This is a predicted structure of a 523-nucleotide part of an RNA (small-subunit ribosomal RNA, 5' domain) from an uncultured bacterium. It matches the Rfam family "Bacterial small subunit ribosomal RNA".

[in-house]
Context: one part of a larger RNA
RNA sequence: UCGAACGCUGGCGGCGUGUUUAACACAUGCAAGUCGCACGGAGGAUAUUUUAUAGCAAUAUACGAUAUUCUCAGUGGCGCACGGGUGAUUAACACGUGAAUGACAUGCCCUAUAGAGGGGGAUAGCCCAGGGAAACUUGGAUUAAUACCCCAUAGUAUCGCGAGAUUAACCGUGGCCGCUUGCUGUCCCUAUAGGAUUGGUUCGCGUUCUAUCAUCUUGUUGGUGAGGUAAUGGCUCACCAACGCUACGACGGAGACCUGGUCUGACAAGACGAUCAGGCACACUGGAACUGAGACACGGACCCCACCCCUACGGGUGGCAGCGGUCUAUAAUAAUUCACAAUGGGGGCAACCCUGAUGGUGCAACGCCCCGUGGAAGAUGACUGUCUUCGGAUUGUAAACUCCUGUCAUCUGGGAGUAAGGCAUGGUGUUAAUAACACACAUGAUUGAUACUACCAAAAGAGGAAGGGACGGCUAACUUCCUGCCACCACCCGCGGUAAUACGAAGGUCCCGAGCGUUGUUC
Numbered sequence: 001u002c003g004a005a006c007g008c009u010g011g012c013g014g015c016g017u018g019u020u021u022a023a024c025a026c027a028u029g030c031a032a033g034u035c036g037c038a039c040g041g042a043g044g045a046u047a048u049u050u051u052a053u054a055g056c057a058a059u060a061u062a063c064g065a066u067a068u069u070c071u072c073a074g075u076g077g078c079g080c081a082c083g084g085g086u087g088a089u090u091a092a093c094a095c096g097u098g099a100a101u102g103a104c105a106u107g108c109c110c111u112a113u114a115g116a117g118g119g120g121g122a123u124a125g126c127c128c129a130g131g132g133a134a135a136c137u138u139g140g141a142u143u144a145a146u147a148c149c150c151c152a153u154a155g156u157a158u159c160g161c162g163a164g165a166u167u168a169a170c171c172g173u174g175g176c177c178g179c180u181u182g183c184u185g186u187c188c189c190u191a192u193a194g195g196a197u198u199g200g201u202u203c204g205c206g207u208u209c210u211a212u213c214a215u216c217u218u219g220u221u222g223g224u225g226a227g228g229u230a231a232u233g234g235c236u237c238a239c240c241a242a243c244g245c246u247a248c249g250a251c252g253g254a255g256a257c258c259u260g261g262u263c264u265g266a267c268a269a270g271a272c273g274a275u276c277a278g279g280c281a282c283a284c285u286g287g288a289a290c291u292g293a294g295a296c297a298c299g300g301a302c303c304c305c306a307c308c309c310c311u312a313c314g315g316g317u318g319g320c321a322g323c324g325g326u327c328u329a330u331a332a333u334a335a336u337u338c339a340c341a342a343u344g345g346g347g348g349c350a351a352c353c354c355u356g357a358u359g360g361u362g363c364a365a366c367g368c369c370c371c372g373u374g375g376a377a378g379a380u381g382a383c384u385g386u387c388u389u390c391g392g393a394u395u396g397u398a399a400a401c402u403c404c405u406g407u408c409a410u411c412u413g414g415g416a417g418u419a420a421g422g423c424a425u426g427g428u429g430u431u432a433a434u435a436a437c438a439c440a441c442a443u444g445a446u447u448g449a450u451a452c453u454a455c456c457a458a459a460a461g462a463g464g465a466a467g468g469g470a471c472g473g474c475u476a477a478c479u480u481c482c483u484g485c486c487a488c489c490a491c492c493c494g495c496g497g498u499a500a501u502a503c504g505a506a507g508g509u510c511c512c513g514a515g516c517g518u519u520g521u522u523c
Stems, first nucleotide, its partner, number of pairs: 002520001004519005011371001013369004017364002019329001025326002029323002033078003038075002041072009051062004085282003094207008104199002109195007117151004127140005157166003172186005208254003216244001220242008257279004261272004286303002307318001309316002335361001337360003343357001344355004374404003385394003408464001410459001412457003421446001423444004427439003467512005472493002478507004489494001
């Protein structure tokens, strides 16, 4: 000094921290969705209404139609590559730092230019018919799109020496009008150029121990050509050559995520790499890929090992090193909690939805810090205890008694800030427009998990709140009794064999104090 543990003890609060071991295995719940302003449908509610039936009528019921609105599975878009966890691997361009990229990519975002024309065929869903215990799945008919395809258009794009060749798109939703081949707002889409951001790759230098590891290497080292990649490259392949590294430590072995930093120290330096921040790697073990701007993807897909579960024995399911929680391991580490109110993220025009990120609360003296457990006064120096030379000394102003105070806790009442926004109405601007859109504008009704909290005020009563270790020397603090080399103590020196300041007890004293000691660790 500590992410500590153990023993004794334990009043409050603030801020932090909390499986260092088994990258052991996991019951259960949640942790990534969202968009109906892309699309066709299904179901419901409300209103209006044609027709039919019942009725004298009001009306009721049924099949429909229209309008508004809500919900839903599916197609489609974006997201799921972020955020969160862990440190097994890794001695490596992994990390740190400084460069290079004339060898590269970059969704969303910003700027600029140009465009957004015309067609087509399918397929989920729904319906029908099956198979299966289930997971799920087969066939038929039919349908939509911002899904998919074709044509047109084409430059500062791509290819090419050039002539020239090649490549694109998507609409939706509002408003107005003269109701249409019109005007207009907004989101989205396509191509290109630039920016920003983020990443890929390469290189110089730095980064543990071991020689009881001395040679190592065949895609190995280089070349030509080809393939592959966003891109360079033995990255891969064919052929050719036989190189390449190494006592300035190759190769092998051991142990290890790296850094900013943390601890100690006057520095030099040593040790460490929890929390927080940056980077890397991993996601039951191993492998190879798909989609995509981005993955070779923790809560996606495929194959295999091991393990677990379901089964109608034919076959299927799973992956907490996400948040809680369980078992096990261990000296040892917390709630199967609340909320999206704030900050941030995803989707959406928006309202809003989702978010175990995050914000909070709970548990633990695990750590640091603050506060309290009362203050003043009080001697014939009471009692008790202890010691005693029996006179007394000490406990000790300590207590009692008297007068005060009211922190914290308790109780009662009031009670925040964290809230910015969004919505409605109006205003202003813009506009042909009263629409749509914009706003440090105005008004209104609203949004708080924390939380009957912080804080404030009042009430009562010293009432509810002190222990641990040590006292031979080191080292601050001494006496009596008991024991008798026994029982013990002890880092070290040592102590104990009948007067023990060293064992055990008591009184007293010293140190620290809601802590104090012991053990471990580092300097």